């Protein structure tokens, strides 16, 4: 030199979060990649209950292929100047 948490505006999204702006909490990879491990999330989807004679509406739960690289790991990549 860089990069920009929280929070605020302005978009997208159901949601988790994301873009843009603005703004610093931090970072020597806080540059790229979800490739292994955690984490978040559950509109659609599947799977299970609970509804009912049966189905269905309708409700709970579970389950990423949806998301965090500012959670680890691991892989790749890296600008000037000085000593």
């Nucleotide at each position: 030199g860089g990069c920009a948490a929280a929070c605020c505006g302005c978009u997208g999204g159901g949601a988790a979060c994301g873009g843009c702006g603005g703004g610093a909490c931090g970072c020597a990879a806080a540059g790229c990649u979800c490739c292994g491990g955690g984490c978040c999330u559950c509109a659609c989807c599947g799977c299970u209950c609970c509804g009912c004679c049966a189905a269905g509406a309708g409700g709970a739960g579970c389950g990423a292929a949806g998301g965090c690289g500012g959670c680890c790991g691991a892989g790749c990549u890296a600008c000037c100047g000085a000593a």